[in-house]
Predicted 3D model of a 477-nucleotide part of an RNA (small-subunit ribosomal RNA, 3' major domain) from an uncultured prokaryote. Rfam family: Bacterial small subunit ribosomal RNA. Its mean pLDDT, the model's own confidence on a scale to 100, is 86.
Context: one part of a larger RNA
RNA sequence: UGACGGGGGCCCGCACAAGCGGUGGAGCAUGUGGUUUAAUUCGAAGCAACGCGAAGAACCUUACCUGGGCUUGACAUCCUGCGAAGGCACCAGAGAUGGAGCCGUGCCCCUCGGGGAACGCAGUGACAGGUGCUGCAUGGCUGUCGUCAGCUCGUGUCGUGAGAUGUUCGGUUAAGUCCGGCAACGAGCGCAACCCCUGUCCCUAGUUGCCAGCAUUAAGUUGGGGACUCUAGGGAGACUGCCGGUGUGAAACCGGAGGAAGGUGGGGAUGACGUCAAGUCCUCAUGGCCUUUAUGUCCAGGGCUACACACGUGCUACAAUGGUCGAUACAAAGGGCAGCAAAGCCGCGAGGUGGAGCGAAUCCCAAAAAGUCGGCCUCAGUUCGGAUAGGAGUCUGCAACUCGACUCCUUGAAGUCGGAAUCGCUAGUAAUCGCGGAUCAGCAUGCCGCGGUGAAUACGUUCCCGGGCCUUGUACA
Numbered sequence: 001u002g003a004c005g006g007g008g009g010c011c012c013g014c015a016c017a018a019g020c021g022g023u024g025g026a027g028c029a030u031g032u033g034g035u036u037u038a039a040u041u042c043g044a045a046g047c048a049a050c051g052c053g054a055a056g057a058a059c060c061u062u063a064c065c066u067g068g069g070c071u072u073g074a075c076a077u078c079c080u081g082c083g084a085a086g087g088c089a090c091c092a093g094a095g096a097u098g099g100a101g102c103c104g105u106g107c108c109c110c111u112c113g114g115g116g117a118a119c120g121c122a123g124u125g126a127c128a129g130g131u132g133c134u135g136c137a138u139g140g141c142u143g144u145c146g147u148c149a150g151c152u153c154g155u156g157u158c159g160u161g162a163g164a165u166g167u168u169c170g171g172u173u174a175a176g177u178c179c180g181g182c183a184a185c186g187a188g189c190g191c192a193a194c195c196c197c198u199g200u201c202c203c204u205a206g207u208u209g210c211c212a213g214c215a216u217u218a219a220g221u222u223g224g225g226g227a228c229u230c231u232a233g234g235g236a237g238a239c240u241g242c243c244g245g246u247g248u249g250a251a252a253c254c255g256g257a258g259g260a261a262g263g264u265g266g267g268g269a270u271g272a273c274g275u276c277a278a279g280u281c282c283u284c285a286u287g288g289c290c291u292u293u294a295u296g297u298c299c300a301g302g303g304c305u306a307c308a309c310a311c312g313u314g315c316u317a318c319a320a321u322g323g324u325c326g327a328u329a330c331a332a333a334g335g336g337c338a339g340c341a342a343a344g345c346c347g348c349g350a351g352g353u354g355g356a357g358c359g360a361a362u363c364c365c366a367a368a369a370a371g372u373c374g375g376c377c378u379c380a381g382u383u384c385g386g387a388u389a390g391g392a393g394u395c396u397g398c399a400a401c402u403c404g405a406c407u408c409c410u411u412g413a414a415g416u417c418g419g420a421a422u423c424g425c426u427a428g429u430a431a432u433c434g435c436g437g438a439u440c441a442g443c444a445u446g447c448c449g450c451g452g453u454g455a456a457u458a459c460g461u462u463c464c465c466g467g468g469c470c471u472u473g474u475a476c477a
Base pairs, nucleotide, nucleotide: 001477002476003474004473005472007471008470009469010468011467012466013465015461016460019425020424021423022422023421026316027315028314029313030312031311032310033309034307035306042053043052064302065301066300067299068298069297070296073127077126078125079123080122081121082120083119086103087102088101090099091098092097107116108115109114129291130290132289133288134287138285139284140280141279142278143276145274150189151188152187153186154185155184156165157164158163169180170179171178195268196267197266198265200236201235202234203233204232205231206230210225211224214223215222239262242256243255244254245253246252318418322377323376324375325374326373327372328371334365335364336363339358340357344353345352346351384415389410390409391408392407393406394405395404431453432452433451434450435449436448437447
């Protein structure tokens, strides 16, 4: 100087407390451990691994296993020879591959002999290749402490020196934020602000959007209109600016006015010096090592989907604030041409048929659901719950056996609110309800977004956890 303390002081954080809803019990989904297996590819490991890499494992992916093949190689550059490339169809084979046949000549230069560029085949060797090892050799990227308020430097001063001072102290703040004081005076990286979305108003613009008044219609449908909504550009607005009080005539705090908004308005992006030899050699790059008729490469089939069990994360429930049937409202944000697909018709349905319209403020996906109105159910393993199973189908795809999703009929399991323990959340939040998107042929209870309905509680900081500053002890570095 740090680190540590079941030392002290001060102060924060859904850290506790106060509340609301869960997990832990059940069934299923998914990840992991374990076990099994020819293989069940690999990585991730307290917080910060475990719906994680994977934003899509039937083939492919795919790195694993079994079997069948290849050896200058599936891919790159160079050299030699031949042929343009390419197209059609046949035989053997699981295919990779092997064999055999037909058609076919382009472009540039040219002395018409030929030469050259792409591309294919054969050959030679230089070389290729490796998701093989080492993340404890590395770059890059990322997680975490933590959006915590800290981390440092120049000059000066003090100290023999390590170093100190500044950065401590008194206030204050979300903040090393600001003020006052002070052997310090300044400065940098962080904080804040500048950026984006959202909340109010104004201006500009008026189609594909809108409709107050006029006409018209089944319908903003059409004429028309720019007022309103909205769209998307520009601007205004919030600064403790004003008033009162407290305070050191300070910073600031408390209350108030005005205001759509008030003291950082709400949300996002933004992550200092560093820590964990944290993670990643399987994104990529890369040192070293290893491999070279194989640890490379091609193919078929299988596996990653196994199942006595254990754990994490979720979904659905156990019902009446509910279930079911009928009727009927109100969104936002997105996506769409190898695409989204309307009306109509067929089917109980998944879906089929059909093809209007739309490269989309125009058309489509598209029904929003919870809600509201009415009927039934009356506390039961039930008209709760839907697992499991049998049968019949639909769709995607070369192909749904291993191993897809969905539909219909039947079957109806466990489950009556969950031990010890444990998690999230402070407001348009929790809870609850549906909608969309990426990936994607198909496949979502996961992920990323969107809106609808919309709470309870916070006395307080003694205690648990994490953190910041000062101080103290130390035989630790």